């Protein structure tokens, strides 16, 4: 890197550094000099791992994560008071697996 499976409505700084962008894409709508991204520290506990009294709880070793439901929508079906609503899929993210 493509593939398979699982999960994505919870959780997590008023810190340091940095100096203009960020929320994957498109459209919208938000966050941002009252300080974005990144890095350090701190924290959380999704998956793996470890322990135990094992549908659960604890730990925080490996990845990961720390505005807003994956921010909402994007395609299909049903529904509708035509404002919508519900479900599934696609896309994306994360983990594990084997090639």
């Nucleotide at each position: 890197u493509a593939c398979u499976c699982a999960u994505c409505a919870a959780g997590a700084g008023a810190g340091g550094u940095g100096g203009a962008g960020g929320g994957a894409c498109u459209g919208a709508c938000c966050c941002g000099c009252a300080g974005a991204a990144g890095c350090c520290c701190a924290g959380c506990a999704a998956c793996c791992u470890g322990c135990a009294u094992u549908a659960u709880g604890c730990a925080a070793g490996g990845u990961g994560c720390u505005a807003a439901u994956u921010u909402c929508a994007g395609c299909u079906a049903c529904u509708u008071u035509c404002g919508u609503g519900u479900a599934g899929a696609u896309c994306g993210a994360u983990g594990a697996g084997a090639g």